[in-house]
RNA sequence: GAGCCACCUCCGCUCAAUCCGGCCUCGGCCGGAGCCGGGGACCCACAGGCACAUCGGGGUGAAUCGGGGCAGGACGCGCAGGCGUCCGACCCGUAGGGCGACCUUUCCGCCCGAACCCGUCAGCUAACCCGGUCGGCGGUCCACGGAAGGAGU
Numbered sequence: 001g002a003g004c005c006a007c008c009u010c011c012g013c014u015c016a017a018u019c020c021g022g023c024c025u026c027g028g029c030c031g032g033a034g035c036c037g038g039g040g041a042c043c044c045a046c047a048g049g050c051a052c053a054u055c056g057g058g059g060u061g062a063a064u065c066g067g068g069g070c071a072g073g074a075c076g077c078g079c080a081g082g083c084g085u086c087c088g089a090c091c092c093g094u095a096g097g098g099c100g101a102c103c104u105u106u107c108c109g110c111c112c113g114a115a116c117c118c119g120u121c122a123g124c125u126a127a128c129c130c131g132g133u134c135g136g137c138g139g140u141c142c143a144c145g146g147a148a149g150g151a152g153u
Base pairs, nucleotide, nucleotide: 010139011138012137013136014135018033019032020031021030022029023028034133035132036131037130038129039128044123056121057118058117059116060115065093066092067091068090072087073086074085075084076083077082096112097111098110099109100108102150103149104148105147106146107145
């Protein structure tokens, strides 16, 4: 000097996920505000008939949709060689979403495009009712962005 790891403070990002108060056996618990989600009328929407389905239907979320598809497996066909369809790690895109450190817009650049929950049940929805307020990252500096406007100094 560089890299990596751990802890504390501060700052920043994602998310609704922050702030305040009280109690406490100092592990935590309770309450409130703010923010967020769900259920829930009139009206509106749906509506009739037939068939199929519980392998239904619905919710949070940006996280949908399409294409290709190894190994292997399932099903069907064929006397057989074999053929077809589906699932499939993974890959490519995509509706949509996030970041680039005062704010907005724009250009450019970098990313995400998951996961979970309800339990046969829910359209919207005033009153009303019921919940959540977690977690995961980065930085040590104008944050390796440009431009316009604004704010502030």